[in-house]
RNA sequence: GCCUCCGUAGCUUAAUGGACAGAGCGUCGGUUUCCGGAACCGAAGGUUGUGAGUUCGAGUCUCGCCGGAGGCG
Repeated sequence: GCCUCCGUAGCUUAAUGGACAGAGCGUCGGUUUCCGGAACCGAAGGUUGUGAGUUCGAGUCUCGCCGGAGGCG
C1' cells in the first nucleotide's frame, strides 16, 4: 500500500429500513437483615466511532475519515 471483518450504556451484547434503541452484568435507591451478601422491587446511564449521502423514515443501505482485528505484498 491492497483486501476482508468489526465499532450501540462502565463491560458483554440484541434490534426485518418503521412504536420511546432493548436486555444481562455492574452502579445507585428501597424492601429484607444485628451488619453485609443473596433474593425481590425501582431508578439513572446511549450524539448507535465520526462526517456526509440515499430514503417519507437509517443502529441497519452507500461513500469518506478515525480506531481495532485478520490476511496479502